[in-house]
Context: one part of a larger RNA
Molecule: large-subunit ribosomal RNA, domain V
Organism: Candidatus Liptonbacteria bacterium
RNA sequence: CCUGCAGCAAGACGAAAAGACCCCGGAAGCUUUACUGCAGCCUGGUAUUGGCGUUAGGGGUUUACUACGUAGCGUAGUGGGGAGGAUUUGAAGCAACGCUUUCGGGCGUUGUGGAUCCGACAAUGAAACACCCAUUUUUAAAUCUUUAACGUCUAACCUCGACGGCAAAAACGUCGCGGAACAGUGCUUGGUAGGCAGUUUAAAUGGGGCGUUUUCCUCCCAAAGAGUAACGGAGGAGUUUAUUAAGGUCGGCUUAGCCCGGAUGGAAAUCGGGCAGGACGUGUAAACGCACAAGCCGGCUUGACUGCAAGACCUACAAGUCGCGCAGACGCGAAAGCGGAAGUUAGUGACCCGACCACUCUUUAUAGAAAGGUGGGAGACAACGGAUAAAAGCUACUCCGGGGAUAACAGGCUGGUUUCGUCCGAGCGUUCCUAGCGACGACGAAGCUCGGCACCUCGAUGUCGGCUCGCCCUAGCGCGGGGGUGGAGAAGCUCCCAAGCGUUUGGCUGUUCGCCAAUUAAAAGGGCACGUGAGCUGGGUUCAGACCGUCGUGAGACAGGUCGGUCUCUAUCUGUUGCAGG
Numbered sequence: 001c002c003u004g005c006a007g008c009a010a011g012a013c014g015a016a017a018a019g020a021c022c023c024c025g026g027a028a029g030c031u032u033u034a035c036u037g038c039a040g041c042c043u044g045g046u047a048u049u050g051g052c053g054u055u056a057g058g059g060g061u062u063u064a065c066u067a068c069g070u071a072g073c074g075u076a077g078u079g080g081g082g083a084g085g086a087u088u089u090g091a092a093g094c095a096a097c098g099c100u101u102u103c104g105g106g107c108g109u110u111g112u113g114g115a116u117c118c119g120a121c122a123a124u125g126a127a128a129c130a131c132c133c134a135u136u137u138u139u140a141a142a143u144c145u146u147u148a149a150c151g152u153c154u155a156a157c158c159u160c161g162a163c164g165g166c167a168a169a170a171a172c173g174u175c176g177c178g179g180a181a182c183a184g185u186g187c188u189u190g191g192u193a194g195g196c197a198g199u200u201u202a203a204a205u206g207g208g209g210c211g212u213u214u215u216c217c218u219c220c221c222a223a224a225g226a227g228u229a230a231c232g233g234a235g236g237a238g239u240u241u242a243u244u245a246a247g248g249u250c251g252g253c254u255u256a257g258c259c260c261g262g263a264u265g266g267a268a269a270u271c272g273g274g275c276a277g278g279a280c281g282u283g284u285a286a287a288c289g290c291a292c293a294a295g296c297c298g299g300c301u302u303g304a305c306u307g308c309a310a311g312a313c314c315u316a317c318a319a320g321u322c323g324c325g326c327a328g329a330c331g332c333g334a335a336a337g338c339g340g341a342a343g344u345u346a347g348u349g350a351c352c353c354g355a356c357c358a359c360u361c362u363u364u365a366u367a368g369a370a371a372g373g374u375g376g377g378a379g380a381c382a383a384c385g386g387a388u389a390a391a392a393g394c395u396a397c398u399c400c401g402g403g404g405a406u407a408a409c410a411g412g413c414u415g416g417u418u419u420c421g422u423c424c425g426a427g428c429g430u431u432c433c434u435a436g437c438g439a440c441g442a443c444g445a446a447g448c449u450c451g452g453c454a455c456c457u458c459g460a461u462g463u464c465g466g467c468u469c470g471c472c473c474u475a476g477c478g479c480g481g482g483g484g485u486g487g488a489g490a491a492g493c494u495c496c497c498a499a500g501c502g503u504u505u506g507g508c509u510g511u512u513c514g515c516c517a518a519u520u521a522a523a524a525g526g527g528c529a530c531g532u533g534a535g536c537u538g539g540g541u542u543c544a545g546a547c548c549g550u551c552g553u554g555a556g557a558c559a560g561g562u563c564g565g566u567c568u569c570u571a572u573c574u575g576u577u578g579c580a581g582g
Stems, first nucleotide, its partner, number of pairs: 001582008010574003014569002022403006028395004034199005040192003044188005050153015067136001077135005084118003093112008157179002160176005202214003211231001215237006238384001239283001240342002247301007255279001257275005281290002284347001286345003305328004311322003317385001330339003356376004361372004410457001411455001412453003416450001418446006427437002464539001465537003469531001470528005477502003480497006504518005545563004549558003
């Protein structure tokens, strides 16, 4: 060295399971004051559903009654006819009772009485309740009908019992007690309704969540045409102005500041002169403009018009922006002219449905009415190119499809943070920067901390600590050798060389760490996937059960606590140990 056998498990990002954590897309289960529904329940109507009575209300018919301004014998409802009518079937008068009243009276019944009473004529807008017809108001009675409430009945209907029926039941039938037109049931109205169902519950995002943002305007970034991103840096808008317009036009004026002069008067009040010039002002943010003013003041006004529109800018589309000129009717100005809002750029919302206003529109034969159409202006989608008329959550009981396009472990890059070092030397060190220290600062190294990034791995790279077994580094804790000392000696302090060997045992805690105890020459710091789970453990963390606190209406949640909770693999290759053979 080769071959074999027996071992060990460091590696083959070993095997197994299309990661269960995380994110994205989908689903399911659950919750609720998410949305929309449906059972169920409550409830009004109606049918099954009938008789009678009382009370109350409505309607119709009949009879009787009622009706008062003033004048007038007087309590004249209204219209018409009308010259006679009522009365022995009992008139006037009188008495009693009842109803009514505008307190004057009117009407009715009974008794008495025994033959009269009323009208047409005068007054009145209208003439007789003399009489007849119709009608209005009030009241009463009768009757019919209807509604509601209450009561009552029994025959629908219901419960129960007995008997028949049958082998026994059931259906069915007969009888009886009780309830009763209620209940029950059908159709329908309105409520309520996680009991149940179907769904929704945005995106961006240096992982996701929480936070923030989402449309428009101005500036920087933006690299001297335009445009240009980021959870880059700064600010604004969701309007305002109508009679003293902040609009149009015509005319006039010049602001702020500084200097000089001037009573009270001052740094600044008002007055005069000068300077330079745009610092003032512009309704509202910023940028750009503006003195010939777009700034300030005054006169007159409504062009803050109607119908168009050459031509351009911008632009994926849809939108957005500017506008010569023409016609009509006007405003201001002597006129030339200017005027289709505002110094400019924000002040906003597509389509559809419905509502509103207007119209010489259309349809239904016509009128009314209705529906549609056309024109106009409003109501909102702010997640602001607006998915629907209409919508929130939990999942550790979870599931599926995907992702190393994206987080947690480890590695990598980086090195802010961390550790260590170097420079400067204010100062401390009695004196003296540097024996020993060293402010304010400057520059590095390392890659052990916490981070940043998201580069391999989500068809899986097992995660803290301990045990076992080690190998390495030196920025050296002990043992060794030196320099300096604010080293007398001893003991120290500090620096240099050096990695050969070593670097404890216990108590508490899952702990690493740390604190404590007792030792020791010393009880150094690190790396090895925070070495090591196909070597062990499984106390912690991190599934399913449960409790507490807190949060939540709830389902549930909590780098809060607590008890419990399956750790698989017979070694093919590399590696390594022992043995045997060649």